[in-house]
């Protein structure tokens, strides 16, 4: 130098000026003044908490999700450490990684055979023909061909007529038992010739979770107009109020008419019901961040310190100066045959990528710029 | 803001592991029919959002992304 691989930090800074949207303080109520005001992903809405509201005696079934082992955790399909299995030359990365001898299903085509398999070519034996190439029939074989994604262990040596775990060694596979490790799992030794393929991101089985919805969740107040219910009204007595008691006393109705009894009552009062393009709560201090500590890590943490954004058509902006970042152009200096590369200096532009809270946090996916550290590979030089 | 569905030729669909090279209508295109055009007929073009897994085999099963559509006639 080129190609990579993992990890961590940052999101331009300051300083003026005119807005925006919350919070305090003051006010002559017109403002003023002081302070605050997006993010690693505020994204998708893919998981999981809280928090809130229906539901619910316990317990099955049923439904969904998870799925190697051990640990964090508030939980979790997340993470941290390991195991095995796969990828790369490597650093490193990847992994829905229980079960297929519990049971069903299904492997198209092509092939003789696809699931207690099979025999189309070929391969040996016998046996009849025979034009001596061979051809037929009867057996015997899975070693070679063939078909296929897969053909009932694989490689070699023995053996046989040809052949075959038919015998051997190795490897693979079951079984068993020793030592290591919590455990996945590893390793060593024994024993079986060793018919039982492949899908469970096909039903299914085993193991552990797992009620539903979601802040527009819910809760409070509460105008207008509407609807429902109460009380006729003054006095006065019980220290007041209310409630009862008592007196007077208004209007309409019943009963022919009058006293009396009855039964309602306009307006007004109170009530309750509703519940506005209504308004407050819910609402931001939280499983929150640094240090320190313990742990390998995740992570915990009676220790210090430090942290005001809460808007509801929805605020967080907009210019200008400077510094710094990038990009084109001259010219200097420097290395180099040179293409070029490395610094400076001035001019001139870019205003910097992703993107923009909406109850909240934990994480996952995804978008995204350019910085720093570390590691690997190759090439070249000394 | 939440919460749902959805995605196959230019439009509408079918197809839910394999027999498919995805079928069919309208629509284009080029033919034949006609004096011509239209109707009839025959033929071709044209598609499984994208990436990635599981399986011998994906459009269809999984898991992630893009897009788009329901809104007070999904929730105040």
């Nucleotide at each position: 130098c080129g190609a990579g691989c993992a990890g961590g930090a940052c999101a331009g800074g300051u300083g003026g000026u005119c807005g925006c949207c919350g919070g305090c303080g003051c006010u002559u109520c017109g403002g003023c003044g002081c302070g605050g005001g997006a993010g690693g992903a505020a994204a998708g809405u893919c998981c999981g908490g809280g928090c809130u509201c229906c539901a619910c005696a316990g317990g099955g079934c049923g439904g969904g999700g998870u799925g190697c082992u051990g640990g964090c955790u508030a939980a979790c399909g997340g993470c941290c450490a390991g195991u095995c299995g796969g990828g790369g030359u490597g650093a490193c990365c990847c992994g829905a990684a229980g079960g297929a001898a519990a049971g069903u299903g299904c492997c198209a085509c092509a092939g003789a055979g696809a699931g207690c398999a099979g025999a189309c070519c070929g391969c040996c034996g016998c046996g009849u023909c025979u034009u001596c190439g061979g051809a037929c029939g009867c057996g015997g074989u899975a070693a070679g061909g063939g078909u296929g994604a897969a053909a009932g262990g694989g490689u070699g040596c023995g053996g046989u007529a040809a052949g075959a775990g038919c015998g051997c060694a190795c490897c693979g596979g079951g079984g068993g038992g020793g030592c290591g490790g919590u455990g996945a799992c590893g390793u060593c030794c024994c024993c079986c010739g060793c018919u039982u393929g492949g899908u469970a991101a096909a039903c299914c089985c085993c193991a552990c979770c797992u009620g539903g919805a979601g802040c527009a969740a819910g809760a409070c107040c509460a105008a207008a107009u509407c609807g429902g219910g109460a009380c006729g009204g003054u006095c006065c007595g019980c220290a007041c109020c209310g409630a009862c008691g008592g007196a007077c006393c208004c209007c309409g109705g019943g009963u022919g008419c009058c006293c009396g009894c009855c039964c309602g009552g306009c307006a007004g009062u109170c009530u309750c019901g509703g519940g506005a393009c209504g308004g407050u709560c819910g609402c931001u201090a939280g499983a929150g961040g640094g240090c320190g500590c313990g742990g390998a890590g995740a992570c915990g943490u009676g220790g210090c310190c430090c942290c005001u954004a809460g808007a509801u058509g929805a605020a967080u902006g907009a210019c200008c100066a400077u510094c710094c970042c990038c990009c084109a152009c001259a010219c200097c200096c420097g290395g180099g045959u040179g293409a070029c590369c490395g610094g400076g200096u001035g001019c001139g532009g870019g205003u910097g990528a992703c993107a923009g809270a909406a109850c909240u946090c934990g994480g996952c996916u995804u978008a995204u710029g350019g910085c720093c550290u570390g590691c690997u590979c190759g090439g070249a030089g000394a | 803001g939440g919460c749902c569905c959805c995605a196959u030729c230019g439009u509408c669909u079918a197809g839910u592991g394999g027999u498919u090279u995805a079928g069919g209508a309208c629509a284009u295109c080029g033919g034949c029919c006609u004096c011509u055009c239209a109707c009839g007929c025959c033929g071709g073009u044209a598609a499984c959002a994208c990436g990635g897994g599981u399986u011998c085999g994906a459009a269809u099963c999984c898991c992630g992304u893009u897009g788009g559509g329901g809104u007070c006639a999904c929730c105040a």